[in-house]
RNA sequence: GGGAACGUCGUCUAGAGGCCUAGGACCUCACUCUUCCAAAGUGAUGACGCGAGUUCGAAUCUCGUCGUUCCCU
Numbered sequence: 001g002g003g004a005a006c007g008u009c010g011u012c013u014a015g016a017g018g019c020c021u022a023g024g025a026c027c028u029c030a031c032u033c034u035u036c037c038a039a040a041g042u043g044a045u046g047a048c049g050c051g052a053g054u055u056c057g058a059a060u061c062u063c064g065u066c067g068u069u070c071c072c073u
Base pairs, nucleotide, nucleotide: 001072002071003070004069005068006067007066010026011025012024013023018056028044029043030042031041032040049065050064051063052062053061
């Protein structure tokens, strides 16, 4: 220098154009229970890398850009 894949709560992950103001698990916080703790139960908080485009509608499709990984030279 060329090419490919991936990027979603603090962590892991679901999603494949409308049923998504994005679901689940772990973590955290509150409450219940308990003499206390743990466990269990209930609830809460928390995310689409960034920018643009296509579309009535984008986490999803396209382009650019950034980052990570891999391959070729």
About this RNA: The RNA shown here (transfer RNA) has 73 nucleotides and comes from Microbacterium sp. 77mftsu3.1. The sequence is in RNAcentral, with records from ENA. Rfam family: tRNA. Its family is annotated with triplet codon-amino acid adaptor activity in the Gene Ontology.